[in-house]
This is a predicted structure of a 75-nucleotide RNA (transfer RNA) from a Thermoplasmata archaeon. Model confidence (mean pLDDT): 80 of 100. The sequence was found in a public genome assembly. Rfam family: tRNA. Rfam classes the family as a transfer RNA.
RNA sequence: GCGAGAAUAGUGUAGUGGUUAUCACAGGGGCUUCCCAAGCCCUUAACCCGGGUUCGAAUCCCGGUUCUCGCACCA
Repeated sequence: GCGAGAAUAGUGUAGUGGUUAUCACAGGGGCUUCCCAAGCCCUUAACCCGGGUUCGAAUCCCGGUUCUCGCACCA
């Protein structure tokens, strides 16, 4: 340099155009318990950035950024 893939709560992750974005861990509150742990209930927090298409975009398209993989080049 070329090609492919990925980016979603603090961490990991589901979601191939339509109600209020899923689940687990984590944080907070409560129940239980002599206390702790475990368990149960409630709750907090997220779509990488910009633009486009559309009545409607996390999802489709374009550009950018970062990461991963493969190929190529150079010393």